This is a predicted structure of a 1555-nucleotide RNA (small-subunit ribosomal RNA) from an uncultured bacterium. Rfam family: Bacterial small subunit ribosomal RNA. Its family is annotated with structural constituent of ribosome and ribosome in the Gene Ontology. The coordinates come from a structure-prediction model, not an experiment, and the mean pLDDT is 83.

[in-house]
RNA sequence: AGAGUUUGAUCCUGGCUCAGAGCGAACGCUGGCGGCGUGGUUUAGGCAUGCAAGUCGAACGCGAAAGUGACCUUCGGGUUGCGAGUAGAGUGGCGAAAGGGUGAGUAAUAUAUCGAUAACCUACCCUCGAGAUGGGGAUAACCAUUCGAAAGGAUGGCUAGUACCCAAUGGUCCAUCUUGGAUGCAUUCCUUGAUGGUAAAGAGUUGGGAUCCUUCGGGACCUUCUGCUCGGGGAGGGGUCGAUAUCCUAUCAGCUUGUUGGUGAGGUAACGGCUCACCAAGGCUUUGACGGGUAGCCGGACUGAGAGGUUGGCCGGUCACACUGGGACUGAGACACUGCCCAGACUCCUACGGGAGGCUGCAGUCGAGAAUCUUCCGCAAUGGGCGCAAGCCUGACGGAGCGACGCCGCGUGCAGGAUGAAGGCCCUCGGGUUGUAAACUGCUGUCAUCUGUUAAGAAUGGCCUGUCGUUAAUAGCGUGCAGGUUUGACAAAAGCAGAAGAGGAAGUCACGGCUAACUUCGUGCCAGCAGCCGCGGUAAUACGAAGGUGGCAAGCGUUGCUCGGAAUUACUGGGCAUAAAGAGCGCGUAGGUGGCGCGUUAAGUCGGUGGUGAAAUCCUAUGGCUCACCCAUAGAACUGCCAUCGAAACUGGCGUGCUUGAGGGCAGGAGGGGAAAGUGAAACUCCAGGUGUAGCGGUGAAAUGCGUAGAUAUCUGGAGGAACGCCGGUGGCGAAAGCGACUUUCUGGACUGUUCCUGACACUGAGGCGCGAAAGCUAGGGGAGCAAACAGGAUUAGAUACCCUGGUAGUCCUAGCUGUAAACGAUGGGCACUAGGUUGCGGGUGUUUCGAUGGCAUUCGUUUCCGUAACUAAUGCGUUAAGUGCCCCGCCUGGGGAGUACGGUCGCAAGGCUAAAACUCAAAGGAAUUGACGGGGGCUCACACAAGCGGUGGAGCAUGUUGCUUAAUUCGAAGCAACGCGAAGAACCUUACCCAGGUUCGAAGUGCUAGGAUUAGUCCGCUGAAAGGCGGAUGACGCCCUCGUGGUGGAACUAGUAUAGGUGUUGCAUGGCUGUCGUCAGCUCGUGUCGUGAGAUGUCGCGUUAAGUCGCUGAACGAGCGAAACCCUUGUCCUUAGUUGCCAGCACCUCGGGUGGGGACUCUAGGGAGACUGCCGUUGUUAAAACGGAGGAAGGUGGGGAUGACGUCAAGUCAUCAUGGCCUUUAUGCCUGGGGCUGCAAACGUGCUACAAUGGCAGGUACAAAGGGAAGCAAGACCGCGAGGUUUAGCAAAUCCCAUAAAGCCUGCCCCAGUUCGGAUUGAAGGCUGCAACUCGCCUUCAUGAAGCCGGAAUCGCUAGUAAUCGCGGAUCAGCUACGCCGCGGUGAAUAUGUUCCUGAGCCUUGUACACACCGCCCGUCAAGCCACGAAAGUCGGCAGUGCCUUAAGUCGUGUACCCAACCUUCGGGAGGGAAGCGCCCACGGUAAGGCCGAUGAUUGGGACUAAGUCGUAACAAGGUAGCCGUAGGGGAACCUGUGGCUGGAUCACCUCCU
Repeated sequence: AGAGUUUGAUCCUGGCUCAGAGCGAACGCUGGCGGCGUGGUUUAGGCAUGCAAGUCGAACGCGAAAGUGACCUUCGGGUUGCGAGUAGAGUGGCGAAAGGGUGAGUAAUAUAUCGAUAACCUACCCUCGAGAUGGGGAUAACCAUUCGAAAGGAUGGCUAGUACCCAAUGGUCCAUCUUGGAUGCAUUCCUUGAUGGUAAAGAGUUGGGAUCCUUCGGGACCUUCUGCUCGGGGAGGGGUCGAUAUCCUAUCAGCUUGUUGGUGAGGUAACGGCUCACCAAGGCUUUGACGGGUAGCCGGACUGAGAGGUUGGCCGGUCACACUGGGACUGAGACACUGCCCAGACUCCUACGGGAGGCUGCAGUCGAGAAUCUUCCGCAAUGGGCGCAAGCCUGACGGAGCGACGCCGCGUGCAGGAUGAAGGCCCUCGGGUUGUAAACUGCUGUCAUCUGUUAAGAAUGGCCUGUCGUUAAUAGCGUGCAGGUUUGACAAAAGCAGAAGAGGAAGUCACGGCUAACUUCGUGCCAGCAGCCGCGGUAAUACGAAGGUGGCAAGCGUUGCUCGGAAUUACUGGGCAUAAAGAGCGCGUAGGUGGCGCGUUAAGUCGGUGGUGAAAUCCUAUGGCUCACCCAUAGAACUGCCAUCGAAACUGGCGUGCUUGAGGGCAGGAGGGGAAAGUGAAACUCCAGGUGUAGCGGUGAAAUGCGUAGAUAUCUGGAGGAACGCCGGUGGCGAAAGCGACUUUCUGGACUGUUCCUGACACUGAGGCGCGAAAGCUAGGGGAGCAAACAGGAUUAGAUACCCUGGUAGUCCUAGCUGUAAACGAUGGGCACUAGGUUGCGGGUGUUUCGAUGGCAUUCGUUUCCGUAACUAAUGCGUUAAGUGCCCCGCCUGGGGAGUACGGUCGCAAGGCUAAAACUCAAAGGAAUUGACGGGGGCUCACACAAGCGGUGGAGCAUGUUGCUUAAUUCGAAGCAACGCGAAGAACCUUACCCAGGUUCGAAGUGCUAGGAUUAGUCCGCUGAAAGGCGGAUGACGCCCUCGUGGUGGAACUAGUAUAGGUGUUGCAUGGCUGUCGUCAGCUCGUGUCGUGAGAUGUCGCGUUAAGUCGCUGAACGAGCGAAACCCUUGUCCUUAGUUGCCAGCACCUCGGGUGGGGACUCUAGGGAGACUGCCGUUGUUAAAACGGAGGAAGGUGGGGAUGACGUCAAGUCAUCAUGGCCUUUAUGCCUGGGGCUGCAAACGUGCUACAAUGGCAGGUACAAAGGGAAGCAAGACCGCGAGGUUUAGCAAAUCCCAUAAAGCCUGCCCCAGUUCGGAUUGAAGGCUGCAACUCGCCUUCAUGAAGCCGGAAUCGCUAGUAAUCGCGGAUCAGCUACGCCGCGGUGAAUAUGUUCCUGAGCCUUGUACACACCGCCCGUCAAGCCACGAAAGUCGGCAGUGCCUUAAGUCGUGUACCCAACCUUCGGGAGGGAAGCGCCCACGGUAAGGCCGAUGAUUGGGACUAAGUCGUAACAAGGUAGCCGUAGGGGAACCUGUGGCUGGAUCACCUCCU
């Protein structure tokens, strides 16, 4: 510090996700040790049990028992001493308000920081001053009686005090009054005096016995210590008040009656509506009152570069709470966690009458939960309470235990060791890897284990000894000083030493990219994975396992949460033309901001100083634990707040000026600016009349409609309403909406000139107010045309549409309402600055001119286009900014859900404004690029169409395919580009299919092992359909040798084994080959340039060509693969050669180039020539080229062929072959017989033959080319009507044979008919091939003689030696289904004006929501499943209040009638106290009507999602009716229609402008 993910690719916008750090965590797997921390986050849910607050006998009175000694005894026991003034309870004092726990409540009565208290309190502690005199009456305990189950009481009697009371004294104390003075903002403060008032415990204790008394115990007194009372001060602690800060929500906008203030009173420690009476009517609030939700706050913690964001567990400060609610008492302090009273819920006891309790103390238990520990030890240390003290108490605390919960540290060994062992895994079978890893050798001893040993935490206090002070005192006391002694829960701990032995100690996650790390097997869209993108449908580095590797390590992963990355809420630090985002427009309030100068002030601002900012934490330094975590000490810091002193530039305040901002005056001209009234012509419809006749109208074509009752057309007259042609223009005006005939009246604004006036009066503008197209609403008019709805006619599969005929609201006017639009420049307003050019409009000035409305120059305002810099993701914008700055407002934060629901508000309604969430997706989007596509455009080409010729589609047959059938009808090919295709030959074979029989190392191949002459081979027999099986006979080879069928060996054979075999599967795992676009003209590269980039340029443009062929221009210059050429063939000529070919001339001849001969010719086959737009003319850009001409056998690539660019179709082929994986192995292999591939209702393709006279038949007769031939072609002869047969001359071929070419030509017959056309079908007889023609061959002869008389829609081929037509040959092959295929020649046309249309293709351009690329994408209803949400008659629950009722406990008030010890008394009583009762307040409770929130609810509404449901096809191309926005109506649905608006519409044309 970034990365992944939208696309075919790109840039941008934008969300989602990841890598980091952290945690009081939890879960999974695993787990050696130690230290330091940390541990109920959920139910402030309920709690058994034990402990957590007592202490003081030096305040007071009382006072046991067990046990034991003695004495007595009726032997039951009694008395008494010790135990013991002990235990114990009680009176009294202090403490119990601390310590400890928790975070429910609380959004301010809290907290933090800083202040105030002249408005206050403070027990214990410290300090200062003064003092403590004299009396009194009670009461617990105890005793007796008594009630009760208990808890707990009642009555009577006795008693003490540091308990209680009275009186005295007293002050600088308190109250009232008073004299004088001072300070402060003020209530006040200080001072003088008077009157009145308020104290106490001289108690306890220790010692002495100098003095006195004595009941002989002691007391007085003295001294020491601790206490007591009043008052002053201090320290520490608290109360109260103020300022500032402190979460979300406006779908909470108004709240408040003790409320705000005053006077008086009460109350409090104290101010105060704190409370009350009266008076006034205030107080708070958009700087967010009131309400709702959530929450203890802070120091700090986590994260972050910081600013921030999140958080408040442990530690520390503070607040609140203590079962829930209310209340007071006591006290210095409480409205009191382990106190009291009342009410409630819950639990327990009960004799049913009544009682008891409160773990949010420490442990522990149950429950709920993903989840959180021991019912431990000790007061040794630190601290607290009481006590003079010893001491007692202390679940505070110190420790230990449990938990890898966290952080830190340590270990699980170290060194050597290569036959790179074995095993595992992979493998191309060679090897590689695990891997120096192990084994093995040597060594060490941390931790753990065992044994032993020794520090620190210990200081006090007590006791002993000595000493000093106090004192009359050697006593006592002084927590005085010195020495000695005693005190450890932890602790079997830590440390140190020794012993033994590598011995006891490694896991977990990942390995497709992000992200370090790869292979094999299994699985087969299954099982599963997944943080995002995404993996898995038979070769998965993504699932599972294994091997290997990477990371971290006593842990490793996962989940959850926080910050970061995220500049993704943007203060630092974002945006708003098109991505989300400028309000439809204006006026204007609050607010924010504000021109030039001077003076002043000091709020902001800046500087100095002081206080504070607790400690801990963080940071730095040093030190202590072996290091570290941890801890200690010191420093720095705590960015803050407050006070004070100073500065005065800037901002603000105040004062005073200025004119440039702003406004006004005056003088002008422009304008569809607005409102009202009036007037006008054209068109239209209607009405009346005339002329006139059969149609009109309408459309793509029609029909509905109108018309003989006279339409349409035409003329005249009249009526009516609406809109205003030409001018008219990117021209004008207005804030926008908007405004268009003419005239008048009223009226707003802007502009120009002048620089006369005011003197900052300004800009913006939350709320607010006003205006606001169309549609729509209300009421009343009006209604010509147009026209939602509606009706009819068409179109269509349908047509609730587009088209047509009608037609109502509406459109118009008046008065109101509505308040929205693509209300758009998709661009808020204002000011300033930053190149130019150009257009129109409204003014001014200068100049030219006699003058001008003209020209030129210039200046204001407005307007259009181009464009520099800059900006922008790009497109673009560009002085009219989307540039550079400032000010103010509005708005945005992924897509969908949704501008929806609920709530509020406005509206008559329609609806508007405001405006969420659940849930869901990983995108949605902008601009531009390359393609593809378009029922977009332009140019061009092609037998593409047109012009022609001949076919197919109809018939019969052949052949292929589908389908059906079948035991099998083997398989493949599927639009063009499958279908006479693989198959250039299915009777058996082929053959892959079916049935049956058989076989298992196999039909064939290879390696190894064993066997061995019963071996191989040959022959024969039996069985069988054959294959096969069984049996018999005969019987080899090489080498060695001891010559014996002795030994040995290879082949073969047999047996075994490893393997073979497979037309089984996957052409979507592949190679190779092939088809197709297409013989179309394209496809690319290097360098350069342009662009952020994908990419572009080149390759475009203008010409030209068959061609990206060539030329020219041009930021391109070159090059490659294609095209062309090179190659073959054919057409002309030359040359060479002359047999088997040829024969002009010569000769012979059986008359046949037969023979001699010849090379001239044909021909054959080698080599060459020729054609190149080369020449001429015209056109063209002086080009390329085109056209015409000459010459030439051939003329513009002469004809034909081979040749097929980059690529497309996952095109075809695993059945040509090859090949990975998978499957099979007594079978899916192999052999054999038979059958099938030929099966036939039907459909399609390709052909053949025809339908006839341009013909058929019969007879005669002429002319080819190219091929083939030895298991062959076969002449000739003979036989047969013929197919053919018999026989065999020639020929391995320019020699012989196949082999007669046919159409043609000549002659004759047929005479338009189902025929002398046509030949299917069938019968009979034959021939040939072949083991074999039944299924299932071909041919011949005779007989038979079907359909068919030129073929619907539709469709195919062909542009010249072509079509058409005619025959010939060949491959395969025993034969043949060949009418197929591949070749060969013969005869031999017609037409092309042309490119509008159909099809296909190429280039350029345009639009695009397509990129699997239009066979694309995609919308809505309906149906199904599932999920969340809204509405709903209601039902249920909760929360906070309000009114009324009731009122516990309790304070306060009242309380002459009841009760009473202290004081007074005249003894009657009084003062004073208490109780009952009553009154105010009031918790719980009841009741009434509402509010808010939540749950649930028959039914209902839309929404999201879900590989393959239904209906259509709305959108994207002109998406086939351009689309969209607002509104209204209609419709199964997308939608359609009306009206107004927008371009975010293609195409064509025109106009204008610019370059």